Description:
TPP riboswitch aptamer (THI element), 94 nucleotides, folded computationally. The sequence is in RNAcentral, with records from Rfam. It matches the Rfam family "TPP riboswitch aptamer (THI element)". About the family: Vitamin B(1) in its active form thiamin pyrophosphate (TPP) is an essential coenzyme that is synthesised by coupling of pyrimidine and thiazole moieties in bacteria. Of the family's consensus pairs, 95% are formed in the model.
[in-house]
RNA sequence: UACCCGGACACGGGGUGCCCCUGCGGGGGCUGAGAUCACACCCGUCGAACCUGAACCAGUUAGCACUGGCGGAGGGAUGUCACCCAUGUCAUUG
Repeated sequence: UACCCGGACACGGGGUGCCCCUGCGGGGGCUGAGAUCACACCCGUCGAACCUGAACCAGUUAGCACUGGCGGAGGGAUGUCACCCAUGUCAUUG
């Protein structure tokens, strides 16, 4: 600089990994919105939340994570109301 964008209620979908120590009860550390219950967090078709391929490939990390690829590949959970916009009708005022 350009483009995109939103609310309430109800309902629904989803993940919870890695490393170290251990007397196996547990404790400590890392990343993350969230690390198995937190009436939390994330996501709901305008769908990259999450799952599958996948114990995938390359880089990278203590490891997971992360970056790129796979890949806009295959799957994936929604209704109502309000707001907004357009048009029409009626009423009132000018």